[in-house]
RNA sequence: GGUGCCAUAGCCAAGUGGUAAGGCAACAGACUGCAACUCUGUGAUCGCCGGUUCGACCCCGGCUGGCACCU
Numbered sequence: 001g002g003u004g005c006c007a008u009a010g011c012c013a014a015g016u017g018g019u020a021a022g023g024c025a026a027c028a029g030a031c032u033g034c035a036a037c038u039c040u041g042u043g044a045u046c047g048c049c050g051g052u053u054c055g056a057c058c059c060c061g062g063c064u065g066g067c068a069c070c071u
Stems, first nucleotide, its partner, number of pairs: 001070007010024003018054001026042005047063005
């Protein structure tokens, strides 16, 4: 220098055009003499900017960061 992949909650992670699953953790409540266990509930502008679209996590372009390969 070139090519490709990845970026979603504190952590892991699904979803790939119609308002984002699940698990762990955290917090609140129930239970308990107090806890633990268990049960219930709570939380995301989807890395940033722009475009396409009635509608974008999803498609397109750029940027940032990370990883791999080629030279």